[in-house]
RNA sequence: GCCUGCAUAGCUCAGUGGUAGAGCAACUCACUUGUAAUGAGUAGGUCGGGAGUUCAAAUCUCUCUGCAGGCU
Numbered sequence: 001g002c003c004u005g006c007a008u009a010g011c012u013c014a015g016u017g018g019u020a021g022a023g024c025a026a027c028u029c030a031c032u033u034g035u036a037a038u039g040a041g042u043a044g045g046u047c048g049g050g051a052g053u054u055c056a057a058a059u060c061u062c063u064c065u066g067c068a069g070g071c072u
């Protein structure tokens, strides 16, 4: 230099055009003499930045940034 993949909640990840989700973690309540476990619930996201296509974009296209891998 060229090519490919990844970027979504505090962490690990799903979600291939039509209301953003799960597990763990956090918080509250119940249970318990107390803790743990268990059960119920709550909060937490402008989906890496920008632009485009579309009635509608996390999703499709382009570009930038960061990370990982490959080729030379």
Base pairs, nucleotide, nucleotide: 001071002070003069004068005067006066007065010024011023012022013021018055026042027041028040029039030038048064049063050062051061052060